This is a predicted structure of a 90-nucleotide RNA (c-di-GMP-I riboswitch aptamer) from a Bacillota bacterium. The sequence was found by an Rfam model in a public genome assembly.
RNA sequence: CCCGAAACAAGGCAAACGCACCGAAAGGUGCGGACGCAAAGCCACCGGAUCUAAAGACGCGAUGGCGUUUAUGAUGGCCGGGCUGCCGGU
Numbered sequence: 001c002c003c004g005a006a007a008c009a010a011g012g013c014a015a016a017c018g019c020a021c022c023g024a025a026a027g028g029u030g031c032g033g034a035c036g037c038a039a040a041g042c043c044a045c046c047g048g049a050u051c052u053a054a055a056g057a058c059g060c061g062a063u064g065g066c067g068u069u070u071a072u073g074a075u076g077g078c079c080g081g082g083c084u085g086c087c088g089g090u
């Protein structure tokens, strides 16, 4: 000089599930609870992926139902991407 690579410390978030509420649903909010997360902080009006189908369209049925399709709905703890943040090579 180059390459690899932490530890430590302060903490943070909160899966499944339970209760209450919102929603047609997916899902969301609050409380409890921790599966995990070095961004499991923010962005869905950046690109993809997945989920739902109320309204709409089409078809069937006939006592108001069933099926197909569809996002303007949802997921950032699905991925890429953007922005921001803590400790740190003694």
Base pairs, nucleotide, nucleotide: 012037013036017032018031019030020029021028022027035077041083042082043081046080047079048078049075050074051073056069057068058067059066060065